[in-house]
RNA sequence: UCGAUCCCCGCGGGAGAGAUGGGCGUCUAAACCAUCGCCGAAGGAGCAACCACCCCGGAAACUCUCAGGCAAACGGACCGCAGGGGGAUG
Numbered sequence: 001u002c003g004a005u006c007c008c009c010g011c012g013g014g015a016g017a018g019a020u021g022g023g024c025g026u027c028u029a030a031a032c033c034a035u036c037g038c039c040g041a042a043g044g045a046g047c048a049a050c051c052a053c054c055c056c057g058g059a060a061a062c063u064c065u066c067a068g069g070c071a072a073a074c075g076g077a078c079c080g081c082a083g084g085g086g087g088a089u090g
């Protein structure tokens, strides 16, 4: 001096799944309550290919559905762009 995995911030993109009754004796939607369902892509848990291995381990978009969600908004794994941090290795 270059600089991976990784971390943070900004912008853009970003899926799935709900009905009934009450709420509500003018009326739309939502919150909320009850009943019966449903979804997976925050988080969490489980299995495992595989990786590593002296010991300690790591590990999916699979599985579960605890949490969350099932109008919009918000959120959202992940992806792209830009900036910053960090410093394996050469």
Base pairs, nucleotide, nucleotide: 006085007084008083010081011080012079013078018036019035020034021033022032037070038069039068043066044064045063046062050058051057
Predicted 3D model of a 90-nucleotide RNA (Glycine riboswitch aptamer) from Sneathiella sp. The sequence was found by an Rfam model in a public genome assembly. Model confidence (mean pLDDT): 75 of 100.